[in-house]
RNA sequence: UGCCGGAUCGUUCAGUGGCAGGACAGCGGCCUUUGAAGCCGUGAACGAGGGUUCGAAUCCCUCUCCGGCAA
Numbered sequence: 001u002g003c004c005g006g007a008u009c010g011u012u013c014a015g016u017g018g019c020a021g022g023a024c025a026g027c028g029g030c031c032u033u034u035g036a037a038g039c040c041g042u043g044a045a046c047g048a049g050g051g052u053u054c055g056a057a058u059c060c061c062u063c064u065c066c067g068g069c070a071a
Stems, first nucleotide, its partner, number of pairs: 001070007010024004018054001026042005047063005
């Protein structure tokens, strides 16, 4: 320098155009002599900018960052 892939709750992983979800962690409650475990509930996120569309995490362009390959 070129090419490919990735960026989503605190962490991790889904989500191929129509209400952003699961697990773990956190918080509250139930249970328990206490704690753990278990059960119920609750809050929390789409890297930045622009475009397409009635509607974008999703499609297109640019940028930033991370990883890989080639030279």
Molecule: transfer RNA
Organism: Deltaproteobacteria bacterium